[in-house]
Context: one part of a larger RNA
RNA sequence: UGACGGGGGCCCGCACAAGCGGUGGAACAUGUGGUUCAAUUCGACGCAACGCGAAGAACCUUACCUGGGCCUGAACCGCUACUGACCAGCGGUAGAAACAUCGCCUUCUCGCAAGAGACAGUAGUAGAGGUGCUGCAUGGCUGUCGUCAGCUCGUGCCGUGAGGUGUUGGGUUAAGUCCCGCAACGAGCGCAACCCUUAUUCUUAGUUGCCACCCGCAAGGGGGAACUCUAAGAGGACUGCUCCGGAUAACGGAGAGGAAGGUGGGGAUGACGUCAAGUCAGCACGGCCUUUAUGUCCAGGGCUACACACGUGUUACAAUGCACGGUACAGACCGUCGCGAACCCGCGAGGGGGAGCUAAUCGGAAAAAACCGUGCUCAGUUCGGAUUGCAGUCUGCAACUCGACUGCAUGAAGCUGGAAUCGCUAGUAAUGCCGUAUCAGAACGACGGCGUGAAUACGUUCCCGGGCCUUGUACA
Numbered sequence: 001u002g003a004c005g006g007g008g009g010c011c012c013g014c015a016c017a018a019g020c021g022g023u024g025g026a027a028c029a030u031g032u033g034g035u036u037c038a039a040u041u042c043g044a045c046g047c048a049a050c051g052c053g054a055a056g057a058a059c060c061u062u063a064c065c066u067g068g069g070c071c072u073g074a075a076c077c078g079c080u081a082c083u084g085a086c087c088a089g090c091g092g093u094a095g096a097a098a099c100a101u102c103g104c105c106u107u108c109u110c111g112c113a114a115g116a117g118a119c120a121g122u123a124g125u126a127g128a129g130g131u132g133c134u135g136c137a138u139g140g141c142u143g144u145c146g147u148c149a150g151c152u153c154g155u156g157c158c159g160u161g162a163g164g165u166g167u168u169g170g171g172u173u174a175a176g177u178c179c180c181g182c183a184a185c186g187a188g189c190g191c192a193a194c195c196c197u198u199a200u201u202c203u204u205a206g207u208u209g210c211c212a213c214c215c216g217c218a219a220g221g222g223g224g225a226a227c228u229c230u231a232a233g234a235g236g237a238c239u240g241c242u243c244c245g246g247a248u249a250a251c252g253g254a255g256a257g258g259a260a261g262g263u264g265g266g267g268a269u270g271a272c273g274u275c276a277a278g279u280c281a282g283c284a285c286g287g288c289c290u291u292u293a294u295g296u297c298c299a300g301g302g303c304u305a306c307a308c309a310c311g312u313g314u315u316a317c318a319a320u321g322c323a324c325g326g327u328a329c330a331g332a333c334c335g336u337c338g339c340g341a342a343c344c345c346g347c348g349a350g351g352g353g354g355a356g357c358u359a360a361u362c363g364g365a366a367a368a369a370a371c372c373g374u375g376c377u378c379a380g381u382u383c384g385g386a387u388u389g390c391a392g393u394c395u396g397c398a399a400c401u402c403g404a405c406u407g408c409a410u411g412a413a414g415c416u417g418g419a420a421u422c423g424c425u426a427g428u429a430a431u432g433c434c435g436u437a438u439c440a441g442a443a444c445g446a447c448g449g450c451g452u453g454a455a456u457a458c459g460u461u462c463c464c465g466g467g468c469c470u471u472g473u474a475c476a
Stems, first nucleotide, its partner, number of pairs: 001476002003473003007470007015460002019424005026315008034306002042053002064301007076127001078125007089104005107118004129290002132288003138284002140279003143275001145273001150189006156165003169180003195267004200235007210224002213222003238261001241255005317417001321376006333364003338357002343352003383414001388409007430452007
């Protein structure tokens, strides 16, 4: 100087408390451990691994296993020699395919020519190739403490020195934020602000959007620029105003006006560093290893196994519910290899159909919970839907291993969950539905959107984590 203390003081955080809803019990989905296996490819392991890399494993992906092939190689490039055919395409044979083999077809440019060049193939050679090892050799990127308020520097001063001071102190703040004081005076990286979005108003602009008006059954036509909306610009919030407290300061409390009030809400933004944290399998790269194989091509299998254990979720256990019927109101987004309307067929998944749309125009698109009405009356049930049988639909070369969905039948566990444990302070929790990426198909996951919409916070003694000052130390 740090670190640590079941030392002290001050302070903060859904840290506790006060509340609401979960997890832990059930079934299923998914990840992991373990076990099994020819293989169940690899990585990630307290918080900060475990719906994680993977925004999507039937083939492919794919790195794993079994078997069958190839060797200058699937891709790239240099040199030498030879050939102008080979390759590709079409057809045939054997084969699981790759590969092999046969037939048809089969070069170009310059030049009179010789020849030169391009392209392709063959042979040779120097390179190749490796998701092989080392993240404890590395770059880059990322997680975490933590959006915590800290981390430092120049000069000066103090100290033999390590170092200190500044950065401590009195107040204050979300903040090393600001004020005052002070052997310090200044400065940098952080904080804040500048950026995006949301809440309000104005101006400009009115089509595909809007409608106070007219015509029309409607679609729409005319008209309008008020309103909604869209999207560009501008205004607006600054403790600006009043009172009180405070040290006449910073600032705090109350209030007015205001759409919004004291960083209005949300996001992006992550200091010096810590964890030899993670990643050599995104990529790059040092070293090592391999070179008829640890490279490469193909078929099939596996990554989907299953006594079990754990994590994360979904659906429930019902009456604030379930079923049936009626009826209303979103936002964000996507669409031409696409979205696909009306209409017809089918109980349905879906099929036929093909209008319109490169989309404020057309389509996906029905929002659902809510509301109204009827039934059920506390039961393993009109709760719950696992499992299984049969019959189908769709995607795709192909759904056996191993897809999603539909109909009929079946109708398991489950009656609110031990010890323990998680999230959340407001348009939040809880709850309801919608969309997108990936994607041929395949979400209960992820990422976004909107609807309905709470309860509680006395307080800081205690648990956890953190900041500042101080104290002890046999630790560095």